[in-house]
Parts: sequence; C1' cells; structure tokens
RNA sequence: GGAGUCGGCUGGACAGUCGCUGCCCCGGUUGCGGGGUGGAGGAAAGUCCGGGCUCCACAGGGCAGGGUGCCAGGUAACCCCUGGGGGGCGCGAGCCCACGGAAAGUGCCACAGAAAACAGACCGCCGAUGGCCGGCGUCCGCCGGCACAGGCAAGGGUGAAAAGGUGCGGUAAGAGCGCACCGCGCGGGUGGCAACACGCCGCGGCACGGUAAACCCCACCCGGAGCAAGACCAAAUAGGGGAGCAACGGUGUGGCCCGCAUCGCUCCCGGGUAGGUCGCAAGAGGCGGACGGUGACGUCCGUCCCAGAUGAAUGGCUGUCCCCGACAGAACCCGGCUUACAGGCCGGCUCCCGUC
Repeated sequence: GGAGUCGGCUGGACAGUCGCUGCCCCGGUUGCGGGGUGGAGGAAAGUCCGGGCUCCACAGGGCAGGGUGCCAGGUAACCCCUGGGGGGCGCGAGCCCACGGAAAGUGCCACAGAAAACAGACCGCCGAUGGCCGGCGUCCGCCGGCACAGGCAAGGGUGAAAAGGUGCGGUAAGAGCGCACCGCGCGGGUGGCAACACGCCGCGGCACGGUAAACCCCACCCGGAGCAAGACCAAAUAGGGGAGCAACGGUGUGGCCCGCAUCGCUCCCGGGUAGGUCGCAAGAGGCGGACGGUGACGUCCGUCCCAGAUGAAUGGCUGUCCCCGACAGAACCCGGCUUACAGGCCGGCUCCCGUC
C1' cells in the first nucleotide's frame, strides 16, 4: 500500500424568528395571558419470542394441544446472551449449524437403475460341482470344448445414496474368507462439573443405508385475555330498591265488600351511560468508579431525572457553512430477536505485496 474480517460510535451544525405540547411560577380566575424549563429512535418498525403489571379462572394429578432440544453458566424470563464441545466452510482473522433418539414401532426414498433395505445380478468374471459334446486312456481316470444347471460380486454401468476403505494372501472366479493398517461398534481406563476427547487397554470381522422443520419416542417448559387491561369519581333522562307522606281516591281482579297489585309526592340508597381522574413513566433506569468473574453478568458506592399525548405535541420559515444529510416517528413498560438504513469516524485482528 492492497484485500478481508470482527466490534463500537455517529446519523447535518450554528443563529434568528413564528408555532405546538407536558410540567413549574406569576397575574387573572371555567375556557386566558406572560415567563421559565423538558419534548422521538437506533431501530420508536415487524408484533416474532420472554417478562413485569392488570383482570378472570384455578386442590392435586393426568389426557389433549403447543413450544424447546449438544454441555455448563448468566438472567425476572427467553426461541436471548456468554463460555465450551462436536460438525461444515475459509490459507487465515473468522463465519455457519433445528446439534436428543433411526438395533421401540410405522411410513417414505422421485428419476435412473438388475437391485433402494429380509438386498440384488444388466454387462461382466468362473468352469470347482453336476450335465452335454469330442479325444485319449482303458474300466478307479486324464485332457479339451459348451455355458444348460450352477458359483461370484472383483471390475463396468445407474443413482443424492449400492451394505466398510487400502494392500497382501487366498480362490475355479471371488468375497472380512484370512491377515496388517485405517475406519466402526461394545466394554474399560485416563482427563474434564459436563458435552466430549484420547497415537491408552481389551473384545467383536463388522452387527441391520438415509429421512424425525414425517408420524413417533424421550426429557424439560407452558392457564386465558390483554392498558379499549383494569381502578376510582360521577351528571341529565329513563328505570330499580327502601322509608315516609298524602288520599281513603283512580285503574285492574270481582256481581259486590274485604284483600291483593298498581298509579301520586318527598327523601335516601346502589348499579350504570356521557364526561372526568388514575393506571402513565423514578425504572429489572442512565452515567461514572471500585471489586468479583475468561465472559455474559453480579455486588457496592457516587451522581442524574431524561417525552407522556388522547383529534393525539415534538414542526415551519430565513440566513451562514459543509462532504448537501439514509432508514424512519413514541401511545402501559422492560429484556431480546429480526428487518430497514446515504454518508462519516474509531479500534482489534488476518492474508498478500513492497521498502528499511
């Protein structure tokens, strides 16, 4: 200098001016005016996980359903994070993984291919054994041929995948058939909390492909609805309950009386609508430091208060400057994940080239 990889920060600046809005103060007192002060994000987004909070339900257990799935730790919790193990990719820094179980059972494995899971035989190899033919010998046999029965799975070919690999021996040809090494399985040992590892030991010729984001099995977790949750205050009108008063009445029941029901006025009570208040922002909070930990994170100390609307504010204009400004806007809150993002800045590390 080039190429790359990982992590962090930033996301126009300044001034003036006119507005909007929460809170505080002052004046005035329903609604107003003045002053001060605060006023979007790293993702406020998707609403995909987890939790707080609220109401409802709930003895306990089981079934169904859903989720998670290497190990250890962190956390309020997690489909998150950290550290580690295993597998894959990359020269490397580093990146990716839905990574329990396929000798519990069931299903599926397109096309091609002979055969796709109780293996199989298209081309091929063989001629040991039986058969047939010929010759020799002679009566026990030998040689040659055929490839009918048969033997084989080395080689070819198909496929994503063909029932361990390489080599030597062996054989009629072959084959874990035998052996060596590698691989595999089982048991043990050692190291590690564990996942797991081992160029440690023994046993077994090898023992049954793949697929579980197919059913399924195993282990663990999960009640439902959501701030329009929910709580409080509470008109007018209508209706409900209670007490009293007035009248001795009206209406209904009934032929009539009593009785019963209902109709009036006053007061009280509670439910509830409009409307209002709370929930609602001091929190698993930010920043700085010390200590513990490889780390995620935890403990302690100091310090700060940092949007809170409900027709819903956070904006417009002007001037100067620059590298001409991306994605995008809270609505109960928080921890994550994912997705979007012009440009700029900083740091760690890796590879290559050059120079000293």
About this RNA
The RNA shown here (Bacterial RNase P class A) has 356 nucleotides and comes from a Thiotrichales bacterium. Lineage of the source: Bacteria > Pseudomonadati > Pseudomonadota > Gammaproteobacteria > Thiotrichales. It is recorded under the gene name rnpB. The coordinates come from a structure-prediction model, not an experiment, and the mean pLDDT is 77.